[in-house]
Parts: sequence; C1' cells; structure tokens
RNA sequence: ACUGCGAAAGGGCAAAAUCACCGAAAGGUGAUGGCGCAAAGCUAUGGGUCUAAAGCCGACAGGCCAUGAUUGCCAGGUUGCCGAA
Repeated sequence: ACUGCGAAAGGGCAAAAUCACCGAAAGGUGAUGGCGCAAAGCUAUGGGUCUAAAGCCGACAGGCCAUGAUUGCCAGGUUGCCGAA
C1' cells in the first nucleotide's frame, strides 16, 4: 500500500398486529407500531413458495393452470455509509 473480516460512531430500513384504501385472492399502498436486518437498497433473471379471476375438465363436489404475487424464501445482477482490533 492492497485485500478479507466487521467493533464503534452517525444513521437507515421496518416484522407481527391495528385502522383505511386497492385487489377475485395471494398480496400491495398509507398511518400507527417495532420482530428483526450490514444491504431487510434496487431488480421478478433462475429456482422455490402462495393465490386461481379468466380459461379448460367434471353430472356435482371439485380438479388443472399464471399471464398474478412473494426481493424480510434461496441465489444471480446492480448501487451504496463507516472502517477499530
């Protein structure tokens, strides 16, 4: 000097629950709230998981199916604050 790790400091995000709204639902948005998170920032690219309106099958019951959702399920890509031992 560089690299790895991540203590401290300044901060950041915001689980469940409740209320309101959107949605067929899963779920999402806002407010309250704070379970937790060093990317719990962004991205639906791969996998997983959830839902099944429409569509298809079925005498019925019901079944199949994402084009829907989930990034706080796992990974990939991408951006970023500080830097003790």
Molecule: c-di-GMP-I riboswitch aptamer
Organism: Olavius algarvensis associated proteobacterium Delta 3